[in-house]
């Protein structure tokens, strides 16, 4: 110095579930059903003489968040950046 990933910035796709019902009720309370793909918590294998602690995921679990459209949205693809970080 280039290059690839991570990251960022754009831009295309992108799931599932009640426009649920009561209340002087657009707010706000309360009730039941549900759904998993932001966050967030569990964990097996491995560790470790054992046990504690550690530790993944698109798996569990439903705290959060959501259940017309809109919004978000995990993940993928394109173009671009190159300050940091890792090859």
């Nucleotide at each position: 110095a280039a290059c690839c990933g991570a990251c960022c910035c754009g831009u295309g796709g992108g799931a599932g579930a009640g426009a649920g019902c009561c209340g002087a009720a657009c707010c706000c309370g309360g009730c039941c059903g549900c759904c998993g793909a932001a966050g967030g918590c569990g964990c097996a294998a491995c560790c470790c003489a054992c046990c504690c602690a550690g530790c993944a995921a698109c798996c569990g679990c439903u705290c959060a968040g959501g259940c017309a459209a809109g919004a978000g949205g995990a993940c993928c693809g394109c173009g671009g950046g190159c300050a940091u970080c890792g090859g």